This is a predicted structure of an 87-nucleotide RNA (c-di-GMP-I riboswitch aptamer) from uncultured Nitrosomonas sp. Of the family's consensus pairs, 95% are formed in the model. Its mean pLDDT, the model's own confidence on a scale to 100, is 87. It was read from a public genome assembly, where an Rfam model found it.

[in-house]
């Protein structure tokens, strides 16, 4: 330097729930809290997944069905960056 995660420090995120905000839902943001987590550090590029307000279509009507431009990075897979590190 690759490359691995044995050990050991130096520190890091921080699931479910709970309170408080915020949304049309998903979700999300702060607080408290640890299920994990060596990229649970950035990016929605690719599939997958939630949602369906605004549109659109059916219907007397209630209502239903399609849509992402709105989610998720603690779902895989890509790119780009990091801390020790025996063999």
């Nucleotide at each position: 330097g690759u490359a691995u995660g044995a050990a050991a420090a130096a520190g890091g995120c921080a699931a479910a729930c709970u309170c408080u905000g915020u949304g049309a839902a998903a979700g999300c943001a702060g607080a408290g809290g640890a299920c994990g987590c060596a990229a649970a550090g950035u990016c929605a590029c690719u599939g997958a997944u939630c949602u369906a307000a605004c549109g659109g279509g059916c219907u007397a009507a209630u209502g239903c069905c399609c849509c992402a431009u709105g989610a998720u990075g603690g779902c895989a897979g890509g790119a780009c960056u990091g801390c020790c590190u025996g063999a």